[in-house]
Molecule: transfer RNA
Organism: Nocardioides sp. URHA0020
RNA sequence: GGGGCGUUAGCUCAGUCGGUUAGAGCAAGCCACUCAUAAUGGCUCGGUCGUCGGUUCAAGUCCGACACGCCCCA
Numbered sequence: 001g002g003g004g005c006g007u008u009a010g011c012u013c014a015g016u017c018g019g020u021u022a023g024a025g026c027a028a029g030c031c032a033c034u035c036a037u038a039a040u041g042g043c044u045c046g047g048u049c050g051u052c053g054g055u056u057c058a059a060g061u062c063c064g065a066c067a068c069g070c071c072c073c074a
Stems, first nucleotide, its partner, number of pairs: 001073007010026004019057001028044005050066005
């Protein structure tokens, strides 16, 4: 220098053919249970969907550039 993949909650990851309110587990807070703790169950909290543009009635999803990470080639 070229190519591929990835970037979504504090962490690890889903997200269909573009379609109303973006979800799960863990973590955190509260409650139940227990003599108590753990475990378990319930509830709650938590998101500029990497950034900037574009297409569209509508974008996490499609297109472009850029940033960061990993891999391959040179």